[in-house]
Context: one part of a larger RNA
């Protein structure tokens, strides 16, 4: 390589946008480039197969045939694909009339809890834990009551529930703003799907400037516990946690499931939209039909958990990836990055 594979065995890129390129809906006409037949020429002897013959026989050899799946030329064939030309609407997109939502950016603003600050009341403790002790307090702590700063999250609702390509996204109001569903079947008329390189986004921690710092809290000090305890608990605490503008590019970035179409039994429940000559009509109910978001399940599928119309079932397109374990996602080289360090990615030897 080829098969064969990727939920848990190796093996789905973190995600999306989108160039090349792969694929790509009906119907009708033209054309003959792939396809396809037929004829010609050539496809060198020699060798492989076949028939026959020469050395006593075989190797060897000689003669004849076959075949050389190819490749030009020409002559047709017109289903397929291709390419032009023409029409369609079932894919795709637009419009109109409505829907939901913690989707995004920016701005403003609310109450609780905290901590501090000032005043009052009060007067011996408080806090901590298994058990204490460091630590606070007569210079008045805790606890209570007044007033005021000051940051960060947003309890209840909260949901197996909702948005969003993913990271994610929750107090409340205001403005810009993106996407998604439902119905009408009005309009373009295949305008599609995927998507190498490329391009954006990417939690957390880290980093650079510059601001902020209630509260938690890596370091690091202290006290405990322990044979020790560079932890586990206690009592402080700085980076950091927020904000702004950059970088960084990674996660168990999990469904450990790439996208996309189509197609194959049900049943139960939730969200949002639609409809009905159904019951009841104060609310609802019940059918029924699109979107999605669970559980449970049939065939199948799977080595087994298990999946199962939201597939890991049956096809068909397009991308990534995988080919024992160790070494190693490491060195070496390029390349990205201020550093930390990412990306790419090997041998030796060893089982």
């Nucleotide at each position: 390589c080829u098969g064969g594979g990727c939920a848990u065995a190796a093996a789905g890129a973190g995600c999306a946008c989108g160039u090349a390129g792969g694929c790509u809906g009906u119907u009708c006409a033209a054309u003959c480039a792939g396809u396809c037949g037929g004829a010609u020429g050539u496809g060198a002897a020699a060798g492989c197969c076949c028939c026959c013959g020469g050395c006593c026989c075989a190797a060897c050899c000689g003669g004849g045939g076959a075949a050389c799946u190819g490749c030009a030329u020409u002559c047709g064939a017109u289903a397929c694909u291709a390419u032009u030309g023409a029409a369609c609407u079932a894919g795709a997109g637009g419009a109109c009339a409505g829907g939901a939502g913690g989707g995004g950016u920016g701005a403003g603003u609310g109450g609780a809890a905290c901590u501090c600050c000032a005043g009052g009341u009060g007067g011996a403790a408080c806090g901590g834990u298994g058990a204490a002790a460091u630590g606070u307090g007569u210079a008045g702590a805790u606890a209570u009551c007044u007033g005021g700063a000051g940051g960060a999250a947003c309890a209840c609702c909260g949901g197996u529930g909702g948005c969003g390509a993913a990271a994610g996204c929750g107090g409340c109001u205001c403005a810009c703003u993106g996407g998604c569903c439902u119905g009408u079947c009005u309009c373009u008329g295949a305008c599609g799907c995927u998507g190498a390189g490329g391009u954006g986004c990417g939690a957390a921690a880290g980093c650079u400037a510059g601001g902020g710092u209630a509260g938690c809290g890596a370091a690091c000090g202290g006290g405990a516990u322990u044979a020790g305890a560079u932890a586990c608990c206690c009592c402080g605490g700085u980076a950091g946690u927020c904000c702004u503008a950059g970088c960084c590019g990674u996660a168990a970035a999990c469904g450990a499931u790439g996208g996309g179409c189509a197609c194959u039994a049900g049943g139960c429940a939730a969200u949002g939209g639609g409809u009905u000559u159904c019951c009841c009509u104060a609310u609802g109910g019940a059918g029924u039909u699109c979107a999605u978001u669970g559980c449970c399940g049939u065939a199948g599928c799977a080595a087994a958990u298990g999946u199962g119309u939201u597939a890991a079932g049956u096809g068909c397109c397009c991308c990534g990836c995988c080919u024992g374990g160790g070494g190693a996602g490491u060195a070496c080289g390029c390349u990205c990055g201020c550093a930390a360090g990412g990306g790419u990615a090997a041998a030796a030897c060893u089982c």